[in-house]
RNA sequence: UAAGCAAAUCAGGUAAUCGCAGGCUUUAUAAAGCUUGAGGAAAGUCCGAGCUCCACAGGGCAAGGUGCUGGGUAAUACCCAGUGGGGGUAACUCCAGGAAAGUGCUACAGAAAAUAAACAGCCAUACUGGCAAUGGUGAAAAGGUAGGGUAAGAGCCUACCAGUUAUUGGGUGACCAAUAAGCUUAGCAAACCCCAUCUGGAGCAAGAUCAAGAAGGAAACAGGUAGUGGCCCGCUAUAGGUUUCCGGGUAGAUCGCUAGAAGUAUAAGGUAACUUAUACUCCAGAUAGAUGAUUACCACACUGUUUUUAGUAAAAGUGAAAGAACAGUGACAGAACUCGGCUUAUGAUUUGCUUACCAA
Numbered sequence: 001u002a003a004g005c006a007a008a009u010c011a012g013g014u015a016a017u018c019g020c021a022g023g024c025u026u027u028a029u030a031a032a033g034c035u036u037g038a039g040g041a042a043a044g045u046c047c048g049a050g051c052u053c054c055a056c057a058g059g060g061c062a063a064g065g066u067g068c069u070g071g072g073u074a075a076u077a078c079c080c081a082g083u084g085g086g087g088g089u090a091a092c093u094c095c096a097g098g099a100a101a102g103u104g105c106u107a108c109a110g111a112a113a114a115u116a117a118a119c120a121g122c123c124a125u126a127c128u129g130g131c132a133a134u135g136g137u138g139a140a141a142a143g144g145u146a147g148g149g150u151a152a153g154a155g156c157c158u159a160c161c162a163g164u165u166a167u168u169g170g171g172u173g174a175c176c177a178a179u180a181a182g183c184u185u186a187g188c189a190a191a192c193c194c195c196a197u198c199u200g201g202a203g204c205a206a207g208a209u210c211a212a213g214a215a216g217g218a219a220a221c222a223g224g225u226a227g228u229g230g231c232c233c234g235c236u237a238u239a240g241g242u243u244u245c246c247g248g249g250u251a252g253a254u255c256g257c258u259a260g261a262a263g264u265a266u267a268a269g270g271u272a273a274c275u276u277a278u279a280c281u282c283c284a285g286a287u288a289g290a291u292g293a294u295u296a297c298c299a300c301a302c303u304g305u306u307u308u309u310a311g312u313a314a315a316a317g318u319g320a321a322a323g324a325a326c327a328g329u330g331a332c333a334g335a336a337c338u339c340g341g342c343u344u345a346u347g348a349u350u351u352g353c354u355u356a357c358c359a360a
Stems, first nucleotide, its partner, number of pairs: 001356010012298007020037007039332001043343002046341005051203004058233004063199005068082005083096005097194002102192002104188003119135002121131004143161006162184002164181007207255004216246006224238004262281008300330009311318001
C1' cells in the first nucleotide's frame, strides 16, 4: 500500500428569535417564570417475559415448541465458555438428539438401491460351479490404502487408518486417550416417528371506574346451560336460567400511562456472559395524535474549481502527497403499556488481527 476478518463509538455542536406538549411554582381568571421533550434501530411482529382478565382453577389425553455439553438470565429459539464436524492459506466462520424400535421415500440410469448383485467379465469346466477383486451406470453399489495368499478372488490373513463394541484412565459433562475384538450395519427425520425437556388461554383495541342510553322480537335446551384454543374427568355458578339470530340505543370522561428485572460511576468476584456492594440521577406520555421552523457560525465526510508546491543533473513539461480559499451535497428513518433479545435498513469514525507486496 492492497485485499480481508472481528468489534466498538457517534448519529452533529453553539447562539438567537418564534411555535407546540407535559410537569412544578407564582398569581389571578388572563398570564409569567423554571424545567423536560423520538431511535440505534423507535422498524419487522420473529421470540421471551412483566402486567391485566377468565378464575377458587385441578388431573389426563391430544396438540405445539425446543434439541451437542456446562454456565448466565425474570425468561428465551438469546448471551458466554467449551466439545465434535464442515469451509477458508489465515484471521475467523457455519452446523449439531436418534436411521440396528417401526413405517415410508431415493426420479432417470444401472444386472441390482438395503429381506440390494451377477450385465460385461475372471477362474475352473463333461454337467455345471466359484467370485465380488476389475469394468460399466449412478449423488450413493456390502469400510479405505498397500502387501501376502488363491484355480480366480474376497478382512481370507497382515500393517496402517476409519467406524462400532468392550475394558481401563482423564473430565461436572459433551467428549478425549490407550488396549482389545475382523464385528463392518448407504442416504433422507426441514418424512411420519422415537427419546429428552417445556407449555392453561386471551391480550393495553388487556382491563378498571364514573356518566349516558333505549325497543324489543324469534328459536333451542331439561339431571340442562355456562365457565378464554380442542376432548374427557373433576370442580364452581345457576332454575326462569343459559346460548344463538334479527332489530334498536349509547359510544363521553378519567385511570391503566411511565420510579423501572431503570440509568451512570466506582470497587470486588468470575476466563467470560454476568453477579454483589456503595454513591448519585429522574431522562416523552401524546390521543387524530406534541417533541418543530428560521438565521448565523463552527465541526466531520465527499465532490468540483482555483492556488501554493516536493521530487527529477539542468531546461521544458508534469503537477503526486499535504495545505489554503470558494461553491455544492450530506444516510436509514417517527414513541403510543413496558422491558430483554434476534433479524433487517443505513452515514461517519476508530481499534485489533490475518494474508500478499514493497521500503527501512
Source information
The RNA shown here (Bacterial RNase P class A) has 360 nucleotides and comes from Candidatus Atribacteria bacterium UBA6794. The coordinates come from a structure-prediction model, not an experiment, and the mean pLDDT is 77. Rfam family: Bacterial RNase P class A. About the family: Ribonuclease P (RNase P) is a ubiquitous endoribonuclease, found in archaea, bacteria and eukarya as well as chloroplasts and mitochondria. Of the family's consensus pairs, 97% are formed in the model. NCBI's taxonomy places the organism under Bacteria, Pseudomonadati, Atribacterota.